[in-house]
RNA sequence: AUGGAGAGUUUGAUCCUGGCUCAGGACGAACGCUGGCGGCGUGGAUUAGGCAUGCAAGUCGAGCGAGGACAACUGGUAGCAAUACUGGUUGAGCCGAGCGGCGAACGGGUGAGGAACACGUGACCAACCUGCCCCGAGGUGGGGGAUAACAGCCCGAAAGGGCUGCUAAUACCGCAUGUGGUCUUGGGGUCGCAUGACCUCAAGAAGAAAGGCUCGCAAGGGUCGCCUCGGGAGGGGGUCGCGUCCUAUCAGGUAGUUGGUGAGGUAACGGCUCACCAAGCCGACGACGGGUAGCUGGCCUGAGAGGGUGGUCAGCCACAUCGGGACUGAGACACUGCCCGGACUCCUACGGGAGGCUGCAGUCGAGAAUCUUGGUCAAUGGGCGCAAGCCUGAACCAGCGACGCCGCGUGGGGGAUGAAGGCCUUCGGGUUGUAAACCCCAAUAGUUCCGGAAGAAUCCCCACCAGGGGUUGACGGUACGGAACGAAAGCCACGGCUAACUACGUGCCAGCAGCCGCGGUAAUACGUAGGUGGCGAGCGUUGUCCGGAUUUACUGGGCGUAAAGCGUGCGUAGGCGGUUGGGUCAGUUGGAUGUGAAAGGUUGGGGCUCAACCCUAACAUUGCAUCCAAUACUGCCCGGCUUGAGUGCCGGAGAGGAGAACGGAAUUCCACGUGUAGCGGUGAAAUGCGUUGAGAUGUGGAGGAACACCAGUGGCGAAAGCGGUUCUCUAGACGGUGACUGACGCUGAGGCACGAAAGCCAGGGGAGCGAACGGGAUUAGAUACCCCGGUAGUCCUGGCCAUAAACGAUGGGCACUAGGUGUGGGGAGCAUCGACCCUCCCCGUGCCGCAGCUAACGCAUUAAGUGCCCCGCCUGGGGAGUACGGCCGCAAGGUUGAAACUCAAAGGAAUUGACGGGGGCCCGCACAAGCGGUGGAGCAUGUGGCUUAAUUCGUCGCAACGCGAAGAACCUUACCAGGGCUUGACAUGCCCGGACAGCCGGCGAAAGUCGGCCUUCCCUUCGGGGACUGGUGCACAGGUGGUGCAUGGCUGUCGUCAGCUCGUGUCGUGAGAUGUUGGGUUAAGUCCCGCAACGAGCGCAACCCUCAUCCUUAGUUACCAGCGGGUCAUGCCGGGUACUCUAAGGAAACUGCCUGAGUAAUCAGGAGGAAGGUGGGGAUGACGUCAAGUCAGCAUGCCCCUUACGCCCUGGGCUGCACACAUGCUACAAUGGCGCCUACAAAGGGCUGCGAGACCGCGAGGUGGAGCGAAUCCCAAAAAAGGCGUCCCAGUUCGGAUCGAAGUCUGCAACUCGACUUCGUGAAGCCGGAAUCGCUAGUAACCGCAGGUCAGCCACACUGCGGUGAAUACGUUCCCGGGCCUUGUACACACCGCCCGUCAAGCCACGAAAGCCGGGUGCGCCCGAAGUCGGUGAGCCAACCCGCAAGGGAAGCAGCCGCCGAAGGCGAAACCGGUGAUUGGGGCUAAGUCGUAACAAGGUAGCCGUACCGGAAGGUGCGGCUGGAUCACCUCCUUU
Repeated sequence: AUGGAGAGUUUGAUCCUGGCUCAGGACGAACGCUGGCGGCGUGGAUUAGGCAUGCAAGUCGAGCGAGGACAACUGGUAGCAAUACUGGUUGAGCCGAGCGGCGAACGGGUGAGGAACACGUGACCAACCUGCCCCGAGGUGGGGGAUAACAGCCCGAAAGGGCUGCUAAUACCGCAUGUGGUCUUGGGGUCGCAUGACCUCAAGAAGAAAGGCUCGCAAGGGUCGCCUCGGGAGGGGGUCGCGUCCUAUCAGGUAGUUGGUGAGGUAACGGCUCACCAAGCCGACGACGGGUAGCUGGCCUGAGAGGGUGGUCAGCCACAUCGGGACUGAGACACUGCCCGGACUCCUACGGGAGGCUGCAGUCGAGAAUCUUGGUCAAUGGGCGCAAGCCUGAACCAGCGACGCCGCGUGGGGGAUGAAGGCCUUCGGGUUGUAAACCCCAAUAGUUCCGGAAGAAUCCCCACCAGGGGUUGACGGUACGGAACGAAAGCCACGGCUAACUACGUGCCAGCAGCCGCGGUAAUACGUAGGUGGCGAGCGUUGUCCGGAUUUACUGGGCGUAAAGCGUGCGUAGGCGGUUGGGUCAGUUGGAUGUGAAAGGUUGGGGCUCAACCCUAACAUUGCAUCCAAUACUGCCCGGCUUGAGUGCCGGAGAGGAGAACGGAAUUCCACGUGUAGCGGUGAAAUGCGUUGAGAUGUGGAGGAACACCAGUGGCGAAAGCGGUUCUCUAGACGGUGACUGACGCUGAGGCACGAAAGCCAGGGGAGCGAACGGGAUUAGAUACCCCGGUAGUCCUGGCCAUAAACGAUGGGCACUAGGUGUGGGGAGCAUCGACCCUCCCCGUGCCGCAGCUAACGCAUUAAGUGCCCCGCCUGGGGAGUACGGCCGCAAGGUUGAAACUCAAAGGAAUUGACGGGGGCCCGCACAAGCGGUGGAGCAUGUGGCUUAAUUCGUCGCAACGCGAAGAACCUUACCAGGGCUUGACAUGCCCGGACAGCCGGCGAAAGUCGGCCUUCCCUUCGGGGACUGGUGCACAGGUGGUGCAUGGCUGUCGUCAGCUCGUGUCGUGAGAUGUUGGGUUAAGUCCCGCAACGAGCGCAACCCUCAUCCUUAGUUACCAGCGGGUCAUGCCGGGUACUCUAAGGAAACUGCCUGAGUAAUCAGGAGGAAGGUGGGGAUGACGUCAAGUCAGCAUGCCCCUUACGCCCUGGGCUGCACACAUGCUACAAUGGCGCCUACAAAGGGCUGCGAGACCGCGAGGUGGAGCGAAUCCCAAAAAAGGCGUCCCAGUUCGGAUCGAAGUCUGCAACUCGACUUCGUGAAGCCGGAAUCGCUAGUAACCGCAGGUCAGCCACACUGCGGUGAAUACGUUCCCGGGCCUUGUACACACCGCCCGUCAAGCCACGAAAGCCGGGUGCGCCCGAAGUCGGUGAGCCAACCCGCAAGGGAAGCAGCCGCCGAAGGCGAAACCGGUGAUUGGGGCUAAGUCGUAACAAGGUAGCCGUACCGGAAGGUGCGGCUGGAUCACCUCCUUU
C1' cells in the first nucleotide's frame, strides 16, 4: 500500500498496425416465458397535451355591529287542557354572512424556458430591506367623520350590479406628548483601500399609538395586543473573482451601445430610466451568431485520472393555459389573487358570462411504458387562535406493479432388485439415479383458534415546590407470541469466445446468428427429444451509460514504408530560453484559521431475529479564501559577463540570382552547282517525298531553339531549381582572425513572399519537337503501342494560376553518444626554402559499420539513437478530398471540408510456396539433325452425335476414345418387348411331407404346367437323426438400384523426375531459416571441398531376374568330334559327353592398372578383356498432387426397391447411320507385283487336345487315324532374303473395297449377326492441306512366327518371339516438360490466379433542381389592450383649514391627453427544416454485356500533377518520382 486479467476476427502461415465484436457493472426501464412469502425502497422518462368529479387554506366571537337556532327565566293571545301563535331578559356555550386582523409570497407540483452572476464556490455591500419571534429603552392622552352587514327600491337569463337609508370597531382621520429615531446648521473626536463611516455636543424642524379579556365595589393589578427607537436571530436583495456543453462550414459585434454631467426611480448601487456631452466598448485567452441543456450535493462506471448522468432525497433557480401588466403587502409582479390580449373548453334568454390538476387521487389522448377517484390528522411539521380547538391530498399510513435491493421457503436424514418409464447403444450395456417408491424426522408462508404491542408526549386537572392523576393510535386486532392443519419451480444455454453432447427430423430448404460463422443427405451451430451446464422467484431479450478501449494516450499513443511532416522560406502574436550578483515572493512548498449544509460515501459502534433499511460517532469531502513562514527553481525588477547570436577585418570556392552582349556545332528552310532513281520508314510494310530532278554531295544565305566534350552519388541555392563565353549589378555560405555589441536567441497559430510542368490573358516569336487532329499499318476491334504528317504549346515580354511521387515519402533548433573509408572547399603542422606525400582541425557531400532503436525492412555524429524547446499533422476501409457553405481565381480549378449509407476488414513488413510473354545454371527424342508414319483413300475397331421399344453401363486434355472387352449369333447381358414366379435362381434356422432323379404323353415360343410310368438313400440305442428334395408360414434372401464427393483395396499421372523430411544444435519476437545454400562433379541430394552446423530416415545406387564370356557338375528326349553299323537320304542305330545346347552352381568389371588434368571428387585417353566407366534389358515408383479412375471385378457405411429396382423364359438390342473424331490394317506400286525354284529362326501351345504320313477335293476342307500329356510326337510352312523368269509406268499383271454365284467349317441355331474357300466383279486410291506422332542401335524401318481369350469368330487388336537391319545428333537460341539458385508479385481453391471501368437489372441512402410548404430569429413601419408614470382634470368629493352658515380652500377621484407598451398587421432580407417533375454521382446485390487498364518487364514499366482526346477501363503530350524488372557500362564500398 488493498490497486490494473483478457478473448475472437485480416494471412497458407507470421509479426505489427488497426477497426469491429464478446465476457463485467449499472438502470425511474420495457418486452417474452414463468411466478410462493415478507421487509425496505420505488413507479407518467413520451404531449409543459386536454381535463369530468371530489378534496388540496384557512382561522380568530378574547377586534366589531347585526342576525339565527337552542336553553333557562318571564310575559301576552286562543283554548277546559294538551298545545298553538307571539314577545321580553339572560347566555364564558352553538351556528354563521359581513366589517376588521393575521395567513394566503409557506407547504405541494413540474423542468417548458434559460449558456445567464442561473447555478457551484469564495469574497464583498461604508449601497440595502426584513411581518411574525427574542432582548433592551420609552410610550399607549384626548377627539372626529364614515362605511359594509342590515332594510327598502331598481336592473340582469345568469354572473353580478345600482340607488336611498341606519350602524360598530384593534377599520379610517386630525390634535397632543417626543425618550429614542430622522432631517437641517454648527463644533469636537476616532477610524477606513476609496467614495466615506462611526461616536459626541448644541440649536432648530417635522413625525406615534388600539384596544380586548380577566380579577376586583373601586383604586389598582394580571394577560394578550398597539406605538417609537436600539439590538439579535432567521430570511431576502445587490456586486465581484474563479468554475460551468457543442459548433469557426458563426469572425467580426455593439447605438443606451461605452463613459461622463445632471435629473428621475428603487429598500438599495447602477445606462435601471431620461436629457445633454464625448466616441467609445467587446473580440482568436473565441466576442457576435447557431444548436443543446434546469444547476448542484450527488448517482453509475473506472485501479486511478477520467467518462457518462442529474430519477427518488436535499439546496438553489425558473415556470403555473400562452403573452403582457400592475395592485395589495414586511415580503409577489403572486400555481388554486386582480386587469388586459390570444388560443381552447363550457353556460347562455345571444345581450353576455364562466374556467385554468406542471397540488392529491382520477380520466382521455399519444406511447414500448409508469399506480388508489383509499385512511388519518395518532405522530412530525405548518396557518390562525389566550386557549380549547379548527384547517392541513404537507405528512404519516394503507392499496396496486417481481420495477429494484435484501431475506426466507418449495423440506431434512436414510434408502440399490441401481424398480418402472424415457433416451442412447458396439445389443454386452450405459444414463436419468439416491433421483423416485419406502422408513424416520421437522414445521417458515397461508388458513383457523387463543393472546396481543411499542410508536404518547403534548394537552387537561390537582399542586407552593418536588410531583401526582386523567385523556388521545389512522396504521391495526397489524407486528409479535402459542396451537392445529398444511400449498409452492422456472428460465436460458450447451460450434469457438464460454461451463455444458448425443439421437432423430430437415437437406443453402426451413431456419440460426453478439463476432467469427452454421444449413447443399450422417449438422454437438436449424427443429424436437433425452442428457448436461448456469442462474433461480426469477430467467432471458432489447435499449442506454461506463468499463474492457493506452481506440483522443494529463496519468498513457503516434507521424521513413501501416493513418499522419504544411512544397519552401521570412516573420506577428504566443510558447520556450545562456552565465553571474542583488531585490521581490506572483507561481511553488510548509504551517495555521475560516469555509467546503444535511443526506450520501468510508470506518467503528448500535437498532429492527439476519440482511436490505435505519441511528450514532469519527474520517473523508483531493476545493476556495485569509494569515504566517521558506526562497532552491520559474516569473518580475536592477546590475554585470561572453561561451549563444550578431558585426568588423583577411582570404579563397561555386551551373546562386538579374540584365546586356557575343560564339561555334547541329537540325530545318531558301538559292545555285554536281548528279540520277530512288529516298524514307518498319518486326515486315504502307501512307509520305522524288524525273516539275528527290535522297546524296559542294558553296552561299535565313531563322529559331538548345549549349556536346569538360561532367564527377562534383558544386551552389530555403525550396522550386541552376550548366557555352564575356561584362555590369546583386544575395548567401565557408575558412581564418578574435577588434566590437552584450542574450540582441529558438520556434512560429494567423500573415506575407517564393513556388517544376501543364494551363489562362495580351503582344511578339516559331528551327526542332509535338497533346488534339488527318493518314498508313497492326488487330477480332485498335478511338493505342509502330510509321508519315501536324495545330495549340514548348521560346521572349508583361500579368494570372499555386498544384506534383513539390520525396530523404524523414518539420525546425540545440546538445550528447565507437569507428573506418571516399570526395568538394578552407586552414594548420612537419620538412633549413619548397610543389607533393603524411598528420591534424573546421564546413559540406557519399558509402560501410558498433552500441542503441525498429513490427520488420532498415536507421545508425547528415539518426529513424539519447534528451530539451516550438510548430504542423493522424485516429478503421469505402463513400471522399466528394457534397453543401465560405474564401481565392478570367477560367481551368485551388483551399477549408462533412454526413447518410455500407463493409469485417482495409493495411505495413517479412516467410513459405506457386506463377512470370524475369534472370542464371542443367536435364529429357523437348527442339534441332535424321528415318518412317498419322492427317487425304478403302476397310477394321473404338468414341461422339443422331436414331431407337432398347441401341445396358462406365471412361473425357496429356493421363477417355483396338480403353474395362485376353472373344456380344443364344448364353454372356446388366438394356427393350412379351410370357411367367413370389420364402423366391442362391444362404441359415424353425414346422410338415417325401429319396432325388429319370422316362412317356397333352398344352405352350420357351420358362413351365398337368397326367402317367418307374424308383424307394445312409446311420440308428427304433424315439429318431443326417444328406437331398417338395410344401406352408415366419425370420429373411435378392438388387450390375444411388452415392468413387462417405470408404477399403487396386490403378493412372507428374516421374525413374532427384527429390522429400527428421533429431539435436544455432539464428530469427515469429512464420521460418540453417542443414538441403556455395565452388566443383555426377545419370543421381552421386561424390569431393568449403561452411553453425552435426547426424539420420524415405528416395538414388547396389542387392533380384534376364541377355552377353568362361569354368565346374550333369548328359535325355538335346548334340555328333573321333570309332563302328545302316540308308537314296536323315544322330537313323551302337556308342560317346569333346562341341552346340539344356539347367544348377561359380568366375568375371572394381575407374583395379597406365598417361594427362585436377587439392579432391572426378574427367579425357590408353592397355588388357567376351564385356569399360550405371555393359544391354527387366522388376523395383520417395513425401506428395490431381475430392484423378473404379460402389459394374471384389469388399463396404448410409439411402432406396420387396407379388418388384428381385427371379425365370422366348425374341430383340448392345452390330442400328446424314455425319464427326481417335487408333489401326491394306494400298497407291518396279528397292515393286506375279510365277517357279531354294535356304536360315526364336519363343510358345497341345488329351472333351495337337493331330503326322496316306487318300479325296482347284480350295476352304473331308476321310482316316500313326505319334504325342511332349528338349522325343504334332501345330510347322517361318517370311522377308536368295536364284530364274515375266510385267514396262498403265488406275496397270498396281490396289483390293463392293457386289453376285457356289461352297467349307463351328455351333441347338450363322436372317438380323460368324469366319473361311472358289469363280466372277473390280470401287476409292498415283504418297496426302493446316497440323501432328514415334524412334538415338541390334534401336527405327521392313519381315514373318507363336500365345492367351475361344465351339466358332468379326484379331488388321493385344502380349510375346525371332529374322533382315539403317540414318542422324552442329548444338541448347527457340517450342514442350522437369530440376536447382535468384528476382518481382496486389497470386495462396496459388496465372485456368487476381482484377478495372462503362453499359443493363433490382434495392438503399444522399446531393442539385422550376418551385411548393413550414419553423424560429433579427430589422423597419402601422395599429395599439391592460397598466405604471406624466399632464389635465370646468364633472365628483364626509374627516383637515377658513367660515355662524352658505360656501371656499387643501388633498383626492372619474374622465380626457401623452410617452412606453403585449398580441396583431404590412414589408424586405437572412437562417433552419420538409417536400419536389427531373437530374447527378455513390453504395450494395451466387452465376448479365463490352473490353483487359493494374498486379510478374502484366506483355507499351508503373505512378503523381496538368492539358487534350476517347463506348469503357483508358490513351497521348509536358514536367516529375522509383514505391521499376532485366542486361551492359561507369563510379564507389566490402572481401581476398